[in-house]
This is a predicted structure of a 139-nucleotide RNA (c-di-AMP riboswitch aptamer (ydaO/yuaA leader)) from a Syntrophomonadaceae bacterium. It was read from a public genome assembly, where an Rfam model found it. Of the family's consensus pairs, 92% are formed in the model. Taxonomically the source falls in Syntrophomonadaceae (Bacteria, Bacillati, Clostridia, Eubacteriales).
């Protein structure tokens, strides 16, 4: 001095998943684990109103729904071609991604009060380029 790993920071994305106090392991941390508020977010649950369609079960979370192809033969599983829908800055234009997993257990509409439940997890760090147009906040 240069690589490469591992573990943190800062910036920034996707998300509801962010702050703040208190303890705890540890050589030590703004990481991790534990309780606690706060905020965000989700479910269940009268009246009215709404539905009467329950094995073809059926509801929830989520943006993630639909229709096709093609291979294997376990009639299901992998792969892929598009889509309703989504994400990269509040809008356009141009580009580019994503379109999944799960979860509950025969059961839930909608719903005041009221119960309870999450608070993760993954990625990027020279951007494709280049153009308008709003709209906040300080001087």
């Nucleotide at each position: 001095c240069a690589u490469u790993c591992u573990c943190g920071u800062a910036u920034g994305c996707u998300g509801a998943a962010u702050u703040c106090c208190g303890g705890g392991g540890g050589c030590a941390g703004u990481a991790c684990c534990c309780g606690g508020a706060a905020g965000c977010g989700g479910g269940g649950g009268a009246a009215c109103c709404a539905a009467u369609u329950u094995u073809u079960g059926g509801g929830g979370u989520g943006a993630a729904u639909c229709c096709g192809g093609u291979a294997c033969u376990u009639u299901g599983u992998a792969c892929u071609g598009g889509u309703a829908g989504g994400g990269c800055u509040c809008c356009c234009u141009g580009g580019c991604c994503c379109a999944a997993a799960u979860c509950c257990g025969u059961c839930a509409g909608c719903u005041a009060a009221c119960c309870u439940c999450g608070u993760a997890a993954g990625c990027a760090c020279g951007u494709a380029a280049a153009g308008g147009g709003g709209g906040a906040g300080a001087a």